[in-house]
RNA sequence: AGAGUUUGAUCCUGGCUCAGAACGAACGCUGGCGGCAGGCUUAACACAUGCAAGUCGAACGGGUGUAGCAAUACAUCAGUGGCAGACGGGUGAGUAACGCGUGGGAACAUGUCCUUUGGUGGGGAAUAACUACUGGAAACGGUAGCUAAUACCGCAUACGCCCUAAGGGGGAAAGAUUUAUUGCCGAAGGAGUGGCCCGCGUUGGAUUAGGUAGUUGGUGAGGUAAUGGCUCACCAAGCCUACGAUCUAUAGCUGUUCUUAGAGGAAGAUCAGCCACACUGGAACUGAGACACGGUCCAGACUCCUACGGGAGGCAGCAGUGGGGAAUAUUGCGCAAUGGGCGAAAGCCUGACGCAGCCAUGCCGCGUGAGUGAAGAAGGCCUUCGGGUUGUAAAGCUCUUUUAUUAGUGAAGAUGAUGACUGUAACUAAGGAAUAAGGACCGGCUAACUUCGUGCCAGCAGCCGCGGUAAUACGAAGGGUCCUAGCGUUGUUCGGAAUUACUGGGCGUAAAGCGCGCGUAGGCGGUUUAUUAAGUUAGAGGUGAAAUACCGGGGCUCAACCUCGGAAUUGCCUUUGAUACUGGUAAGCUAGUGUGUGUCAGAGGAUGGCGGAAUACUCAGUGUAGAGGUGAAAUUCGUAGAUAUUGAGUGGAACACCGGUGGCGAAGGCGGCCAUCUGGGGCAUUACAGACGCUAAAGCGCGAAAGCGUGGGGAGCAAACAGGAUUAGAUACCCUGGUAGUCCACGCCGUAAAUGGUGUAUGCUAGUCGUUGGACCUUAAAGGUUCAGUGACGCAGUUAACGCGAUAAGCAUACCGCCUGGGAAGUACGGUCGCAAGAUUAAAACUCAAAGGAAUUGACGGGGGCCCGCACAAGCGGUGGAGUAUGUGGUUUAAUUCGAAGCAACGCGCAGAACCUUACCAACCUUUGAAUCCCUAGUUUGGUCGCCAGAAAUGGCUUCCUUCGGUUCGGCCGGCUAGGUGACAGGUGCUGCAUGGCUGUCGUCAGCUCGUGUCGUGAGAUGUUGGGUUAAGUCCCGCAACGAGCGCAACCCUCGCCCUUAGUUGCCAUCAUUAAGUUGGGAACUCUAAGGGAACUGCCGGUGCUAAGCCGGAGGAAGGUGGGGACGACGUCAAGUCCUCAUGGCCUUUAUAGGUUGGGCUACACACGUACUACAAUGGCGGUGACAGAGGGAUGCAAGGGCGCGAGCCGGAGCAAAUCCUUUAAAAGCCGUCUCAGUUCAGAUUGCUCUCUGCAACUCGAGAGCAUGAAGUCGGAAUCGCUAGUAAUCGCGAAUCAGCAGGUCGCGGUGAAUACGUUCCCGGGCCUUGUACACACCGCCCGUCACACCAUGGGAGUUGGUUUUACCUUAAGUAGGUGCGUUAACCGCAAGGAGAUAGCCUACCACGGUAGAGUCAGCGACUGGGGUGAAGUCGUAACAAGGUAGCCGUAGGGGAACCUGCGGCUG
Repeated sequence: AGAGUUUGAUCCUGGCUCAGAACGAACGCUGGCGGCAGGCUUAACACAUGCAAGUCGAACGGGUGUAGCAAUACAUCAGUGGCAGACGGGUGAGUAACGCGUGGGAACAUGUCCUUUGGUGGGGAAUAACUACUGGAAACGGUAGCUAAUACCGCAUACGCCCUAAGGGGGAAAGAUUUAUUGCCGAAGGAGUGGCCCGCGUUGGAUUAGGUAGUUGGUGAGGUAAUGGCUCACCAAGCCUACGAUCUAUAGCUGUUCUUAGAGGAAGAUCAGCCACACUGGAACUGAGACACGGUCCAGACUCCUACGGGAGGCAGCAGUGGGGAAUAUUGCGCAAUGGGCGAAAGCCUGACGCAGCCAUGCCGCGUGAGUGAAGAAGGCCUUCGGGUUGUAAAGCUCUUUUAUUAGUGAAGAUGAUGACUGUAACUAAGGAAUAAGGACCGGCUAACUUCGUGCCAGCAGCCGCGGUAAUACGAAGGGUCCUAGCGUUGUUCGGAAUUACUGGGCGUAAAGCGCGCGUAGGCGGUUUAUUAAGUUAGAGGUGAAAUACCGGGGCUCAACCUCGGAAUUGCCUUUGAUACUGGUAAGCUAGUGUGUGUCAGAGGAUGGCGGAAUACUCAGUGUAGAGGUGAAAUUCGUAGAUAUUGAGUGGAACACCGGUGGCGAAGGCGGCCAUCUGGGGCAUUACAGACGCUAAAGCGCGAAAGCGUGGGGAGCAAACAGGAUUAGAUACCCUGGUAGUCCACGCCGUAAAUGGUGUAUGCUAGUCGUUGGACCUUAAAGGUUCAGUGACGCAGUUAACGCGAUAAGCAUACCGCCUGGGAAGUACGGUCGCAAGAUUAAAACUCAAAGGAAUUGACGGGGGCCCGCACAAGCGGUGGAGUAUGUGGUUUAAUUCGAAGCAACGCGCAGAACCUUACCAACCUUUGAAUCCCUAGUUUGGUCGCCAGAAAUGGCUUCCUUCGGUUCGGCCGGCUAGGUGACAGGUGCUGCAUGGCUGUCGUCAGCUCGUGUCGUGAGAUGUUGGGUUAAGUCCCGCAACGAGCGCAACCCUCGCCCUUAGUUGCCAUCAUUAAGUUGGGAACUCUAAGGGAACUGCCGGUGCUAAGCCGGAGGAAGGUGGGGACGACGUCAAGUCCUCAUGGCCUUUAUAGGUUGGGCUACACACGUACUACAAUGGCGGUGACAGAGGGAUGCAAGGGCGCGAGCCGGAGCAAAUCCUUUAAAAGCCGUCUCAGUUCAGAUUGCUCUCUGCAACUCGAGAGCAUGAAGUCGGAAUCGCUAGUAAUCGCGAAUCAGCAGGUCGCGGUGAAUACGUUCCCGGGCCUUGUACACACCGCCCGUCACACCAUGGGAGUUGGUUUUACCUUAAGUAGGUGCGUUAACCGCAAGGAGAUAGCCUACCACGGUAGAGUCAGCGACUGGGGUGAAGUCGUAACAAGGUAGCCGUAGGGGAACCUGCGGCUG
């Protein structure tokens, strides 16, 4: 510090996810030791048991015990009394508050402690304990009597103290003792502590906007330690609040902790400070201090005891129990230390505390051995079978002993004594490698890879995503990586996230500028001077507790940990300075702003009036059969006279031309002319005022269209509606009609793609060209200058890019509004507004990993342009109809083997299925098999007569003849047969979606790319585009490109012309010769086959700006690639083929292998493709009859001759081929006949008889002869081929092959027609455009409906919580009143009094009750929409001009997407 994930790829925006650190954690697996820490985050749920607050006999009387004869002494104890139980310890429920933090303040209190000072005299009356009696189950009492005090009460005294009307008045004490101390009282001061007040800071929600009656203030009184509405009486009407009152939700606050570069964010365990609470609610008492955790009273809930009358209790103290929970420890030891209470002290108490126990909960440290050791052992795993790896790892050898174990010694903590921990820490010794390693991960992010299993299953997964038979992603193993007594997972926080942006983001198109203006608060604000010193800034002082964190030291062997010092604590307060800037005050200025004056332009607004054109209607005339409308029609109008035309009238609405990226207005918007009223603006002038300004929450106003209300109006247009068409349907598009509405007046609504998708204001920052309004100058013109508008380009700059660019989206300032992933949703609920429609404000659950912007390359378009092709057109001939052949589908079958499937499967694999082929079916047979290796035994040869079994393959028997090869001479090697064993053979079994190779196709289309350079952030672009041209990315020109490669062309083969060479088997002009180039001869010609030549737009003319080229011509055998062939770029189709071959993997191995016979591949209602033959006279038949080329031939081609009607047969010359054979080519030509008919056409089908091949023609071959003589008279929709030696037509040959050709591949003969042209169909190429497509239009995608699941709104109601209002009731308590009852201290001789008090009454008040209101939550029949889901249904709305351009607002309509009207936008 970043990374993954949207795309075919790119850049950006933007979310999601990961790597880091941390934790009071939990869970899973595992677990040796020690040190230091930590340990109910949940039920402030309920608690058994024990302990956690007592102490003092030096305050007091007394009881008991011991000692003593006794006095008395000692010990101990209940009680009176004193002090302490307000500390210490726990918890975080409540609390949004002066509660806390920080810094200040004045009107206070203070036991114990310290200092100072003064005093401590003299009396009195009770009471508990105790005794007696007595009530009660108990708790606990009652009555009478005795008694003490440092308990209680007067009197005296009063320096100082308190009150005061300033005269005066009031108020204390306690003693004990061993005689030295210690208590007690008044007062002052101090220290520490506490109470109170104030500034600032301290969480969300405005879908909480108003709250408040003791409320705010005053006067007086009361009350308190003290200020104060703290309380009361009276008076006033205030007080808080947009700088967020009130309400609501949540929460103890802080030092600090975690994270972070920091700023921040999150948290508030342990430790420390403060607060609050103590079963729940209320209340006071005592006291220095409490409204009191282990005190009291009352009420309530709960638990327990009870004799039913009544009582007792409060672990949020320490342990512990139950419960809850994912989850958190011992009913331990000790007061030895530190500290606390009491005491004069000894001492007692102390679950504070010190220790120990449990727990890997965390941090830190140590160990589980070290060295050596290659036969690189065995085993495991992998393997290309060679090896590699585990791996110096192990074993072995040599050492060590930390830890653990045993034994010994043995601290510090303790200042005099006292040690729970504890025989602890530490040290020493002994033995022995002995007692001690796991967890996660290994597709990318992210370090680490192989094999097997599984087969979209099982499973994994943080994100992207793996798994459908070769999974580095699942499970296992081997190996590896990381961490290590831990490792992973889960949860939470911060980080990364600049993803709330103060530091540090944005808003034209990604989310985001309010529709526009006016304007309040607020924020910000020109220039000069003076002053002030609030902000600001500098110094000083105080504070910012300690601990923590940081730096430097020190102590435990180190570390964690502990400890000392420093700095820091960014803050607050006080004070002294400074005065540039901001603010305040005062006085000026004129550049902002406003006013005046002059002048100008304008669809700016409102009201009234006027005008012509057009539509419609009405009347009248002319006139006759149609008009209208459409893609085509129809509905409609018209002989009752339409349409058309002429004249006149009525009525409403809108204003052609001018008219213009022209004008005006804030926006919406504004358009005939005239008048009236009226707003704003520009320019000029520089006269006046003198900062009066900018922006703008809240508020107010304006605000298209549609819509609403009332009343008018209504020509045209036109939602709805009706009809006609279109269509599969057509609730639409088109047509004919047509109502609201559109218009006016008044009142609502308040929204639009209200857009420049760009808030307002101000300043600055190159230019060029238009245009509107005004002013000025001049040389008078396409002149110049300037201000205010309005447009186009463009520099710098900016932007993700597109683009923007003085009218900024540049550089800055001020203020406002708005955004924070997509969907749910601008929806629900609540509020406000509205007559309604609805508007505005505005969520969540749930769900996804994307959604999106700009640009790029393709592909596509019922987008555009250019061009090509037998693509269309122009022609010729076919197919589709018939019969047959052949292939396919289907069906059938035991099997009808398998493959091929639009073009690019279908006379295809098959260049030839009777057996074989053959892969299929049935039956029978074989099992190491046809091959190689090993072992054992036997035999080692070839032929032959004959017989038997069987369907055959084959097996068995037998006669006769013969006796395999090599040799190192060895039964040594080989061969063969049989048997055996296992390695293996075999497979036309599966996977062409694991593959190689080969092939098809786009397409012989003209394309496909690269290097360097340049441009772009980049994908990419350029080159390859453009202008011409070509068959061609062919060539030329131009150009940020310059070159190059694969393709094109050429080079290759063949045909066409010529030449040279060569003449046999080919040829024959000349000379001879023959029946015949037959022979001699010839080498000229043809031909053959080898090598050359020839054609290049080379020449001429025209055209092209030039060039490339094109057109025409000449010459030439051939002319513009001369014809044909081979040759097929980058790639596409997971195209085809595992059944040609090869091959991975899987499967099979007495069978999915091998053999044989027979059958099948040849079936047959039917459908399709490809062919053949025809339908006839351009013909059939008979006769006659000329001319080829290219092939093939020894298991062959076969002549002549003979036989047969013929297929063919007999026989066989010649030929391994320019020699011989195949081999008579046919159509054509000539002569004759048939005369338009199912025929003398056509030949299917069938019968009989034959031929050939073959082991064999039944299923199932071909051919011949005779006989038979079907359909068919030129073929519907549709569709195919062909542009010249081509189509059409005619025959010939070859491969395969025993035989079988209508197929295929070749060969020659005869030999046409047409092309105006590129509008259209199909395919293709280039450029461009749009795109929501990229599996690429066979794409994408919308809504209803149906089904399943999920969350949610409404909902008659119902249940509960909480807040609140009014009233009732009122415990305990306090205050007041009363107090004929009661009453020791004082007064009084007494009676009595003063005073006190039980009781009663009143006020306040907790709980409770009644009635209502608000709010929150749960459930809820039914119901609404939403989301998700595999392949469901209906349509096709959107993306291309998406086939009616789309979208926004509004209104109506419709199964649904949607359609239509009105206005608006271009996205």